[in-house]
Context: one part of a larger RNA
RNA sequence: UGACGGGGGCCCGCACAAGCGGAGGAACAUGUGGUUUAAUUCGAUGAUACGCGAGGAACCUUACCCGGGCUUAAAUUGCAACUGACGGAACCGGAAACGGUUCUUUCUUCGGACAGUUGUGAAGGUGCUGCAUGGUUGUCGUCAGCUCGUGCCGUGAGGUGUCGGCUUAAGUGCCAUAACGAGCGCAACCCUUAUCGAUAGUUACUAGCAGGUUAUGCUGAGGACUCUAUUGAGACUGCCGUCGUAAGAUGUGAGGAAGGUGGGGAUGACGUCAAAUCAGCACGGCCCUUACGUCCGGGGCUACACACGUGUUACAAUGGGGGGUACAGAAGGCAGCUACACGGCGACGUGGUGCUAAUCCCGAAAGCCUCUCUCAGUUCGGAUUGGAGUCUGCAACCCGACUCCAUGAAGCUGGAUUCGCUAGUAAUCGCGCAUCAGCCACGGCGCGGUGAAUACGUUCCCGGGCCU
Numbered sequence: 001u002g003a004c005g006g007g008g009g010c011c012c013g014c015a016c017a018a019g020c021g022g023a024g025g026a027a028c029a030u031g032u033g034g035u036u037u038a039a040u041u042c043g044a045u046g047a048u049a050c051g052c053g054a055g056g057a058a059c060c061u062u063a064c065c066c067g068g069g070c071u072u073a074a075a076u077u078g079c080a081a082c083u084g085a086c087g088g089a090a091c092c093g094g095a096a097a098c099g100g101u102u103c104u105u106u107c108u109u110c111g112g113a114c115a116g117u118u119g120u121g122a123a124g125g126u127g128c129u130g131c132a133u134g135g136u137u138g139u140c141g142u143c144a145g146c147u148c149g150u151g152c153c154g155u156g157a158g159g160u161g162u163c164g165g166c167u168u169a170a171g172u173g174c175c176a177u178a179a180c181g182a183g184c185g186c187a188a189c190c191c192u193u194a195u196c197g198a199u200a201g202u203u204a205c206u207a208g209c210a211g212g213u214u215a216u217g218c219u220g221a222g223g224a225c226u227c228u229a230u231u232g233a234g235a236c237u238g239c240c241g242u243c244g245u246a247a248g249a250u251g252u253g254a255g256g257a258a259g260g261u262g263g264g265g266a267u268g269a270c271g272u273c274a275a276a277u278c279a280g281c282a283c284g285g286c287c288c289u290u291a292c293g294u295c296c297g298g299g300g301c302u303a304c305a306c307a308c309g310u311g312u313u314a315c316a317a318u319g320g321g322g323g324g325u326a327c328a329g330a331a332g333g334c335a336g337c338u339a340c341a342c343g344g345c346g347a348c349g350u351g352g353u354g355c356u357a358a359u360c361c362c363g364a365a366a367g368c369c370u371c372u373c374u375c376a377g378u379u380c381g382g383a384u385u386g387g388a389g390u391c392u393g394c395a396a397c398c399c400g401a402c403u404c405c406a407u408g409a410a411g412c413u414g415g416a417u418u419c420g421c422u423a424g425u426a427a428u429c430g431c432g433c434a435u436c437a438g439c440c441a442c443g444g445c446g447c448g449g450u451g452a453a454u455a456c457g458u459u460c461c462c463g464g465g466c467c468u
Stems, first nucleotide, its partner, number of pairs: 007468007015458002019421005026313008034304002042053002064299007076122009087104007106113002124288002127286003133282002135277003138273001140271001145184006151160003164175003190265004195233007205222002209220003236259001239253001240251004315414001319373007332361002336355002340351004380411001385406007427450007
C1' cells in the first nucleotide's frame, strides 16, 4: 500500500423478508458424468460447464472406427521434358472410390496458346502446446469506481487530491478543504416505445357525396380519421406549497399523453480469474510426410445396471370432450408461399388461381355461449407397443417427421433442499422466424392476447461499495 476478520460505522441489490409460480417425486425430450464399445470424434467442468460450441449428426456434415484405393497429392502455382490430350459415350470388374477395353475428341497468325502426363520446388495436417500468442468472449458488474499533471507532505515505500458534512441511481452534485485542475468510467448524445403537430398519400384508410352488390372501400372520388415514414414539439424539479445555507428532498399539488433517469435496448472504466477458445480464423515453436495427408463404402457420434443438470407433458372439475362464435402483433415467401375446387377419416394427393408482395398467401389460442362427464387411476393422463399409411430424400434397417385404428404404463401435487419474478412484470395462451431436402424443436430468438399478489422492514443468509 493492499487483502482478509464468525471487528465497527454508513449504504445498496428479488440478497433476505412479504407474495406468486416452479424444480427436487412420475413419463418423455435434451445435455453431461460414468460404463460399454472397433469407434461411441473433440472441446466446455463451482459461481462464470451440463437444450453449451451445435441457428438442424440418415449419406454429406465428420474431425472417430473398420475395410478398399492414391502418393506433387482434393485445390493453387514456378521451372524442365514429353504428349494431344483432358473430357464424353458404351461395356467389363467393383460396395464405391478406382481400374481396364472400344469408339469419339483442341485452337493456331506456326511463335505459341490451352489441357494433360512425368520429374522437381512449393503442399497438406480439426496433430500438440490457450502455460509462447493475436483476435474474440465469460465473470466480478452497468458495480462506481480507476488514474494522471502540477503543487504540498514524507529519508523512503507512498500520501494528499479521491478525506469530512449533506445529497444522489451514480467519485451525481453542494458545502468545507494544501490542494488546484484534468482523463477513463457515470450521465447526456444513439435506437425503440408512449402524446401532439407539419409534410406526403399508394398497394394503406373511408367521414361526407355518388354508383353498385346477396355481401365486402367493391368503384368514382376524398386527404378528414386510422396507418405508413420523414421532420419537429414535448419533461427541465420548469411552476406552487413545506423543509434546507446550498445541492436536493417532499406533496391525494397544479398543468400534462407522460413527473422526477417515463418504460425498454445498445453502450461494459483500470483491472481480476496463467478463466475460455491453436476445432471459426490468424500465428511462434514442436511433430507426421506411400501418412497424424487425401478419396470412397459401411458403421459410429443415437450404445445403457446407473448418477446429475435443463426442459416438455401431466396428476384433473378454475378441468376433459362435442357443437357454435369473436378479437392480434411481428415476421417470411419464386427450386417459394399458396386462395379455390375435387378425392381421402386424416397426414396428404390432383387440378388450378394470385403474389418478386402495405396489393396475393392471411387462418390464432386461451376467451364467450351451450350440451355432456360427477371425483373414479376416470370421458384425467398420455408413455409404450401392434397394424395400416403419407411426405421428404439416391437411400428412412441401424437412425426421420407426420397421420389413422387399436393398445392405455407411471403418475392422485412430490423429502432434505433449491430457482425465477416488483407491472403490462410473474403466471397463462397461442403465432412467427433462423438453421433446413426432411427432421428427432418440448430448444433458441422474437411477437402479440388475457393478466395478478406482495414489499412491514434491513435483525439475519449471499454478493457488492465507502470510511475506519
Molecule: small-subunit ribosomal RNA, 3' major domain
Organism: uncultured bacterium